[in-house]
RNA sequence: AACUCAUCGAGACCGGCUGAGGGAUAGGCCCGAAGACGCCGGGGCAACCUCCAGGACUAACCAUCCUGAAAGGUGCCAACUCCUGCGGUGAUGCGUCCGACUGGACGUAACCACCGAGAGAUGAGAG
Numbered sequence: 001a002a003c004u005c006a007u008c009g010a011g012a013c014c015g016g017c018u019g020a021g022g023g024a025u026a027g028g029c030c031c032g033a034a035g036a037c038g039c040c041g042g043g044g045c046a047a048c049c050u051c052c053a054g055g056a057c058u059a060a061c062c063a064u065c066c067u068g069a070a071a072g073g074u075g076c077c078a079a080c081u082c083c084u085g086c087g088g089u090g091a092u093g094c095g096u097c098c099g100a101c102u103g104g105a106c107g108u109a110a111c112c113a114c115c116g117a118g119a120g121a122u123g124a125g126a127g
Base pairs, nucleotide, nucleotide: 003125004124005123006122007121008120013042014041015040016039017038021031022030023029025085026084027083028082043077044076045075048073049072050071052068053067054066055065056064081119086116087115088114089113090112092110093108094107095106096105097104098103
């Protein structure tokens, strides 16, 4: 690298160095010489894993679940994973047709919402 499982609408910024691109990919839209991205130092957020405390369950223990805490291992600190990309459902618009019930059928490089997939990220596991 590939595989499995879980999560991804919340949260969290200062200083120094450097100097032109950056936001994975394509399109869009943004960030960026008033210095982005990156690196270093400090600070913080969160609670995936470990540890700790309380509760539920149990005859009891283990396991499991809930709550709290934040010492350790990661992670993260512009924008929902920035949005969309593939499929489906529904509303609206548009077109054609049926037909006369202010209705229905079909289509749709339009548009909106929702659901799912894919891709990606992070953690844990397995090998």